RNAcentral holds the sequence, with entries from ENA.
This is a predicted structure of a 374-nucleotide RNA (Bacterial RNase P class A) from an Actinomycetota bacterium.
A source record names the gene rnpB.
[in-house]
RNA sequence: GGAGCCGGCCGGGUGGUCGCGGCCUCGGGCGCCAGCCCGGGGUCGAGGAAAGUCCGGACUCCGCAGGGCAGGACGCUGGGGAAAGUCCCAGGCGGGGUGACCCGUGGAAAGUGCAACAGAAAGCAGACCGCCCGGUGCUUCGGCGCCGGGCAAGGGUGAAACGGUGAGGUAAGAGCUCACCAGCGUGCCGGGCGAUCGGCGCGGCUAGGUAAACCCCGUCCGGAGCAAGGUCGAAUAGGAGGCAUGGGCGGCCCGUCCGAAACGCCUCCGGGUAGACCGCAUGAGGCGCACGGCAACGUGCGUCCCAGAUGGAUGACCACCGGCGCCGCCCCCGGGCGGCGUUACAGGAUCCGGCUUACAGGCCGGCUCCAGAA
Numbered sequence: 001g002g003a004g005c006c007g008g009c010c011g012g013g014u015g016g017u018c019g020c021g022g023c024c025u026c027g028g029g030c031g032c033c034a035g036c037c038c039g040g041g042g043u044c045g046a047g048g049a050a051a052g053u054c055c056g057g058a059c060u061c062c063g064c065a066g067g068g069c070a071g072g073a074c075g076c077u078g079g080g081g082a083a084a085g086u087c088c089c090a091g092g093c094g095g096g097g098u099g100a101c102c103c104g105u106g107g108a109a110a111g112u113g114c115a116a117c118a119g120a121a122a123g124c125a126g127a128c129c130g131c132c133c134g135g136u137g138c139u140u141c142g143g144c145g146c147c148g149g150g151c152a153a154g155g156g157u158g159a160a161a162c163g164g165u166g167a168g169g170u171a172a173g174a175g176c177u178c179a180c181c182a183g184c185g186u187g188c189c190g191g192g193c194g195a196u197c198g199g200c201g202c203g204g205c206u207a208g209g210u211a212a213a214c215c216c217c218g219u220c221c222g223g224a225g226c227a228a229g230g231u232c233g234a235a236u237a238g239g240a241g242g243c244a245u246g247g248g249c250g251g252c253c254c255g256u257c258c259g260a261a262a263c264g265c266c267u268c269c270g271g272g273u274a275g276a277c278c279g280c281a282u283g284a285g286g287c288g289c290a291c292g293g294c295a296a297c298g299u300g301c302g303u304c305c306c307a308g309a310u311g312g313a314u315g316a317c318c319a320c321c322g323g324c325g326c327c328g329c330c331c332c333c334g335g336g337c338g339g340c341g342u343u344a345c346a347g348g349a350u351c352c353g354g355c356u357u358a359c360a361g362g363c364c365g366g367c368u369c370c371a372g373a374a
Stems, first nucleotide, its partner, number of pairs: 001370010012321007020045011047345001051356002054354005059225004071221005076091005092105005106216002111214002113210002128155002130151009163181006182206001184203008229278004238269006246258004285304008322343010
């Protein structure tokens, strides 16, 4: 210098004009004295994913003696964490890469199923070319054709052809036999908490793939979700009780008038609708330091308070600066100036831990390979 691998982080800034939500406070107004309205000031006001709602919880209500079937989820080992059954860390094994590193993770010798094309044959398979033996015909005596049989070494097809190499053996061959190697099963010994690794022996010689196909084994699983749930509570319908001994004609009686008797008025009850409030913002919380641990993480101390809306606020426009891309000019091979374009994905709604997906552009750290120079 080039090419890569892994991890962490940021994701516009300033000013002006107009505008929005929560809390506190000041002034004014209204008030049935709980509060409401208007104006001013202060302060706070989305994210790394707030998203998808895929997984796990907190919280709430309902259900629940115990057991089973069905259904569903997950799957190497140890650790972490409130938990995780799509989490994290460290490791084991297998695969890929020169490497940094990445990907995968129960069982395919319990059973069933599935596999394009090519190929003779693809699952207790198969004989196209080929090799060999016997018979027979022809012959230019080198062989060739036909019939019957043996073989799987060599060629060829394929992602894959029922172990590999060598020797013996044979008509030719073949785990047919033997030695070594690979793989599988099994016994013993040793290392490791463990997954598992190493060594020695024995066995029959060989067992393909696929379980995000059915299935088998093991572990586990009640349901609904903040529109959960709770408190207060109009109106209307319903129920109970009360209502002539009423009022005016200035005090009393008569008289008269008004009102009212049942579809009326008043009081109370119950239910919990409209609506209001709580749940609901101090939490498995953020940041810093120290200690323990390879790490995930834990412990201790200090410090901070950081949105709470409900037709649902956090926005719109302009200017300048910054980042990036393209073009032009200048100095000169890296910068400077100017113009134009662009500045993403997306937005809380009970909260939290994960995963996944989207994202203009940028920053930092560690590591690997190749080439070169000192």
Rfam family: Bacterial RNase P class A. By type it is a ribozyme. About the family: Ribonuclease P (RNase P) is a ubiquitous endoribonuclease, found in archaea, bacteria and eukarya as well as chloroplasts and mitochondria.
Model confidence (mean pLDDT): 76 of 100.
The model forms 93% of the base pairs in the Rfam consensus.